[in-house]
The RNA shown here (Bacterial RNase P class A) has 354 nucleotides and comes from a Halieaceae bacterium. Taxonomically the source falls in Halieaceae (Bacteria, Pseudomonadati, Pseudomonadota, Cellvibrionales). The coordinates come from a structure-prediction model, not an experiment, and the mean pLDDT is 75.

RNA sequence: GGAGUCGGCCAGACGGUCGCUCGCGGUUUGCCCGCGAGAGGAAAGUCCGGGCUCCGCAGGGCAGGGUGCCAGGUAACACCUGGGGGGCGCGAGCCUACGGAAAGUGCAGCAGAAAGGAAACCGCCCGCAUCUCUCUUGUAGAGGGCGGGUAAGGGUGAAAAGGUGCGGUAAGAGCGCACCGCGCGGCUGGUAACAGGCGUGGCGAUGGUAAACCCCACCCGGAGCAAGACCAAAUAGAAAUCCGGUGCUGUGGCCCACAGUGGAUUCGGGUAGGUCGCUAGAGGCAAGUGGUGACACUUGCCGCAGAUGAAUGAUCGUCCAAGACAGAACCCGGCUUAUCGGCCGACUCCCUUU
Numbered sequence: 001g002g003a004g005u006c007g008g009c010c011a012g013a014c015g016g017u018c019g020c021u022c023g024c025g026g027u028u029u030g031c032c033c034g035c036g037a038g039a040g041g042a043a044a045g046u047c048c049g050g051g052c053u054c055c056g057c058a059g060g061g062c063a064g065g066g067u068g069c070c071a072g073g074u075a076a077c078a079c080c081u082g083g084g085g086g087g088c089g090c091g092a093g094c095c096u097a098c099g100g101a102a103a104g105u106g107c108a109g110c111a112g113a114a115a116g117g118a119a120a121c122c123g124c125c126c127g128c129a130u131c132u133c134u135c136u137u138g139u140a141g142a143g144g145g146c147g148g149g150u151a152a153g154g155g156u157g158a159a160a161a162g163g164u165g166c167g168g169u170a171a172g173a174g175c176g177c178a179c180c181g182c183g184c185g186g187c188u189g190g191u192a193a194c195a196g197g198c199g200u201g202g203c204g205a206u207g208g209u210a211a212a213c214c215c216c217a218c219c220c221g222g223a224g225c226a227a228g229a230c231c232a233a234a235u236a237g238a239a240a241u242c243c244g245g246u247g248c249u250g251u252g253g254c255c256c257a258c259a260g261u262g263g264a265u266u267c268g269g270g271u272a273g274g275u276c277g278c279u280a281g282a283g284g285c286a287a288g289u290g291g292u293g294a295c296a297c298u299u300g301c302c303g304c305a306g307a308u309g310a311a312u313g314a315u316c317g318u319c320c321a322a323g324a325c326a327g328a329a330c331c332c333g334g335c336u337u338a339u340c341g342g343c344c345g346a347c348u349c350c351c352u353u354u
Base pairs, nucleotide, nucleotide: 001350002349003348004347005346006345007344008343009342010341012319013318014317015316016315017314018313020038021037022036023035024034025033026032040325044336045335047334048333049332050331051330052224053223054222055221059256060255061254062253064220065219066218067217068216069083070082071081072080073079084098085096086095087094088093099215100214104213105212106209107208121154122153123150124149125148126147127146128145130144131143132142133141134140135138162180163179164178165177166176167175181203182201183200184199185198187196188195189194228276229275230274231273237267239266240265241264242263243262247261248260249259250258283302284301285300286299287298288297289296290295
């Protein structure tokens, strides 16, 4: 100097004028005055987990659903942190749907001899009282036929009866040996996942696939702020039909238990107003302590939108590095998606110079 990897921060700032919403106070009760506050890192998706509210024995079981290496964090989680295995990268680092294939079933086109108790297409070796051709007529050479042995070599394929090497054999083969791989046994380290090395067996655990069905382990009531509570106002239910205690109803389905006594359907009528829920929260910031870390504890400080056809807009000046993606609707912890840029820190690789 170049090329990368990981992490953190920012989202315009200050001042003036007019306009909007909320809170508090004043008040001559007039949206009048004063003070203060007023959209995000994702507010988005509605994908997870909860807080909260209601139903309701949230009781048991089946079906169903979710998660899937280990250990921690958290209110909890499919999230986060650290570690292990596997894969990618020269590396810093990144990805991981990562339990089980000796419980069972299924699937894998074509090619190939053969695709999972599956083999002989080309080959290699041996034998035969057999056939043909050639010649220098022989114990010759070459090529067929029949029988036997073989899976080392070649071919096909993503994958072919562990791999490499040596020996052995008629030719071959774990047939034997060495190393690796695999199975079994126990030892050491680690909380564990797992790692290391030791012994033993020639060894079909004949390969793959579970983001196929399945098996195993753990977890799971339901519905949702349009939840729900209250107030005011108005009206019209002794309505009809069916079922009815061996029935029916009770917040996903089925069964049992329990509770209740009516249930289902149809027709008709009233209201659609207001208040609460609604913002003090598993809150934020700072410092210290503990921890590799996620995070936890202690102390101090702050009070930070609550609209309801939906509030922050316009303008002027200065500064700046740049305004992209984009607007709260009960709240919070995550994940995912969109995105203009700027700043800071650490680390890796390459080149050059000293």